[in-house]
RNA sequence: GACAAGAGCAAACCCGGAGUGAUCCGGGGACGCAAAGCCGCGGGUCCGCUGACGCUUCAAGCGAUUGCGGACGGCCGGGCUGCCGAA
Numbered sequence: 001g002a003c004a005a006g007a008g009c010a011a012a013c014c015c016g017g018a019g020u021g022a023u024c025c026g027g028g029g030a031c032g033c034a035a036a037g038c039c040g041c042g043g044g045u046c047c048g049c050u051g052a053c054g055c056u057u058c059a060a061g062c063g064a065u066u067g068c069g070g071a072c073g074g075c076c077g078g079g080c081u082g083c084c085g086a087a
């Protein structure tokens, strides 16, 4: 980064399975992607547990600071690696 060439990945949705959950795995499927390859470092979002405090209250329920663990990374940065290549 070009209306080039050859490859690659695969959103939503559907089917099957795993997980309390976020979500993941396999198959189908393509909205898109020049790093939509890898890491999971910072921020973010989300889930579970916790629960200062607040509200309602008979019990109990709801919201929730903080802390711990986790998910995504196709939300934004960062690190590492890498195919082709015209003007």
Base pairs, nucleotide, nucleotide: 001084008033009032013028014027015026016025017024018023031074037080038079039078041077042076043075044072045071046070047069048068049067053063054062055061056060

Predicted 3D model of an 87-nucleotide RNA (c-di-GMP-I riboswitch aptamer) from a marine sediment metagenome. Model confidence (mean pLDDT): 83 of 100. RNAcentral holds the sequence, with entries from MGnify. Its Rfam family is "c-di-GMP-I riboswitch aptamer". Gene Ontology term of the family: cyclic-di-GMP binding.